RNA sequence: GCUCCAGUGGCGGAAUUGGCAGACGCAAGGGACUUAAAAUCCCUCGGUAGCAAUACCGUACCGGUUCAAGUCCGGUCUGGAGCA
Numbered sequence: 001g002c003u004c005c006a007g008u009g010g011c012g013g014a015a016u017u018g019g020c021a022g023a024c025g026c027a028a029g030g031g032a033c034u035u036a037a038a039a040u041c042c043c044u045c046g047g048u049a050g051c052a053a054u055a056c057c058g059u060a061c062c063g064g065u066u067c068a069a070g071u072c073c074g075g076u077c078u079g080g081a082g083c084a
Stems, first nucleotide, its partner, number of pairs: 001083007010026003019067001028044005046057004060076005
């Protein structure tokens, strides 16, 4: 230098026919139970603003296509594998 694969919450990881982004698990927070704890059960759990209702943003980054993009197209970055 060329080719291929991957990049999604705090972590792993799903959503591939383009149709509510974050299923499921782990971790974390609150509560119940207990003399107390462990275990178990219930609820919450991306970010910003807000008392709240809610609004806006968010799939490595920047553009494009589309009514609609994590998904398709182009470029860039990072990591891995192979070739030279």